[in-house]
RNA sequence: GUGGCUCUGGAGAAGCUCAUUUCAGGAGUACCGAAGGUGCAAGGCGGGGGAUAAACCCCGCUGAAUCUCUCAGGUAAAAGGACAGAGUAGG
Numbered sequence: 001g002u003g004g005c006u007c008u009g010g011a012g013a014a015g016c017u018c019a020u021u022u023c024a025g026g027a028g029u030a031c032c033g034a035a036g037g038u039g040c041a042a043g044g045c046g047g048g049g050g051a052u053a054a055a056c057c058c059c060g061c062u063g064a065a066u067c068u069c070u071c072a073g074g075u076a077a078a079a080g081g082a083c084a085g086a087g088u089a090g091g
Stems, first nucleotide, its partner, number of pairs: 004088006014029001016028003030075003036071001037069001039067001043062007
């Protein structure tokens, strides 16, 4: 340093409709992106073509996110929450 733990801050989007019902849960439609997860750009590497050491073309591997998808999760409060600040134990 990375991760763990404690405290603090922390957004977005229907307190939707239907039935049942103490709530949680069920069915449906609309929506959000900041648990987690999906996808890939430049570049790099390799192979082939190119008369060829080039340009250029094709294929493969690698390749990030707060981008993307909306699987999961979420859309009053609570809980959670990427990320950030303070502190802390051990290897």